Two RNAs folded together computationally: RNase P RNA and transfer RNA, 407 nucleotides in total.

[in-house]
RNA sequence: ACAGUUCAUUAGAUGAUCGCUUGUGUAAAAGCAAGAGGAAAGUCCGGGCAGCAAAGGAUACGACAGUCGCUAACGGCGACCAAAGGAAACUUUAGGGAAAGUGCCACAGAAACGAAACCGCCAUAGCAAUAUGGUAAGGGUGAAAGGAGUGGGGUAAGAGCCCACAGUCGCGUACGGUGACGUACGGGAGAGGUAAACCCUGUCGGCUGCAAGGAGAUCUACAUCAAAGGUGAUCCGCCUGUAGGUCGUUAACCGCUCGACCUGUUGAGCAAUCAAUAGGCUAGAUAGAUGAUCAUCCUCGACAGAACCCGGCUUACCGAUGGGCUGUCGCA
RNA sequence: GGCCCGUUGGUCAAGCGGUUAAGACGUUAGCCUCUCACGCUGAAAUCAUGGGUUCGAUUCCCGUACGGGUCACCA
Numbered sequence: 001a002c003a004g005u006u007c008a009u010u011a012g013a014u015g016a017u018c019g020c021u022u023g024u025g026u027a028a029a030a031g032c033a034a035g036a037g038g039a040a041a042g043u044c045c046g047g048g049c050a051g052c053a054a055a056g057g058a059u060a061c062g063a064c065a066g067u068c069g070c071u072a073a074c075g076g077c078g079a080c081c082a083a084a085g086g087a088a089a090c091u092u093u094a095g096g097g098a099a100a101g102u103g104c105c106a107c108a109g110a111a112a113c114g115a116a117a118c119c120g121c122c123a124u125a126g127c128a129a130u131a132u133g134g135u136a137a138g139g140g141u142g143a144a145a146g147g148a149g150u151g152g153g154g155u156a157a158g159a160g161c162c163c164a165c166a167g168u169c170g171c172g173u174a175c176g177g178u179g180a181c182g183u184a185c186g187g188g189a190g191a192g193g194u195a196a197a198c199c200c201u202g203u204c205g206g207c208u209g210c211a212a213g214g215a216g217a218u219c220u221a222c223a224u225c226a227a228a229g230g231u232g233a234u235c236c237g238c239c240u241g242u243a244g245g246u247c248g249u250u251a252a253c254c255g256c257u258c259g260a261c262c263u264g265u266u267g268a269g270c271a272a273u274c275a276a277u278a279g280g281c282u283a284g285a286u287a288g289a290u291g292a293u294c295a296u297c298c299u300c301g302a303c304a305g306a307a308c309c310c311g312g313c314u315u316a317c318c319g320a321u322g323g324g325c326u327g328u329c330g331c332a
Numbered sequence: 333g334g335c336c337c338g339u340u341g342g343u344c345a346a347g348c349g350g351u352u353a354a355g356a357c358g359u360u361a362g363c364c365u366c367u368c369a370c371g372c373u374g375a376a377a378u379c380a381u382g383g384g385u386u387c388g389a390u391u392c393c394c395g396u397a398c399g400g401g402u403c404a405c406c407a
Base pairs, nucleotide, nucleotide: 001328002327003326004325005324006323007322008321009320010319012297013296014295015294016293017292018291020035021034022033023032024031037303041314042313044312045311046310047309048308049209050208051207052206056236057235058234059233061205062204063203064202065201066080067079068078069077070076081095082093083092084091085090096200097199101198102197103194104193105192118139119138120135121134122133123132124131125130149165150164151163152162153161168189169188171186172185173184174183175182176181213254214253216247217246218245219244220243221242222241228240229239230238231237261280262279263278264277265276266275267274268273298301333406334405335401336400337399338398339397342357343356344355350387359375360374361373362372363371380396381395382394383393384392
């Protein structure tokens, strides 16, 4: 320099004028302060918060699945292990169980999983065609053919039927590692695929979502066993007296933004993250604000607009910039 | 705002792991007829889209896009 790989940053700037929302201020004003995002999006996960018993037991149903750690929690994140891809950096993985049970494996094929004889090979009978039996080495079909290759023995012909070596999968021991796992040795085994089919094992989940929820008071009648209703899958359990009238509230107000918050520094850790310390307050509407115009400059500006809050994931995005690593070539 | 559904010829739709993806109406080509209609015979599908599981996917799983329901789901 080129090619590749990976991580991160940024998301026009400045000024003036006129408006909008909230707060502050005031008798009322003026004035002053603040005012969208990295995804505010999709609503795909998780949690807070709220109501029902601050929710308990069982069944059903659902989600997840290597190991260790992080976290409020997670299906997220970090590191590592294994497998696959790549020359490498690196990337991807719903990555438990098919040696519990059941189901399925179309067409083709003799046979699709408790084996089986279409061709071939061998034996017997027969002149022969063929018949009966043995045989899973070879052929053919198929995505897949009982699923361990090579050589030797063995046999009528064959076959892990037997042996040697190599390979596969469990088990045991030793060593290394917190662990998944790895390495070595020993002694065994022959087990098709499919669990994003039912299912089994383990872990987790009560239901409803801010349109949650915050408001009811009083009088009359009836009841006090019971019955009915609520807890939005079912049963138990738990909770509530029921019906009617009157008044009040309510398209108001609260919930609503100070929070697992933000910025800096130091320390622990490979990292995710955690701890200490200093400083900061940074939208809160309810028909819904965050805009318009002008001027100057530049690299000429993408995707896109909060509605209870937060942690993730996924998707969209004009460009620009920086760091790490790998390979090739050149120069010193 | 939340919550919940759907997507298969032009339209309505069946199929839900297995040959070439039913059917109706419509469109269109040919036949029939003097002509039209009726009738007969055919044709037209990337199963919204991108991945994955599987021998095999419209069907099972994940993501995305688009559309729909809204006092007959929630005040």
Its mean pLDDT, the model's own confidence on a scale to 100, is 78. Rfam match: Bacterial RNase P class A. It is annotated as a ribozyme. Rfam describes the family as follows. Ribonuclease P (RNase P) is a ubiquitous endoribonuclease, found in archaea, bacteria and eukarya as well as chloroplasts and mitochondria.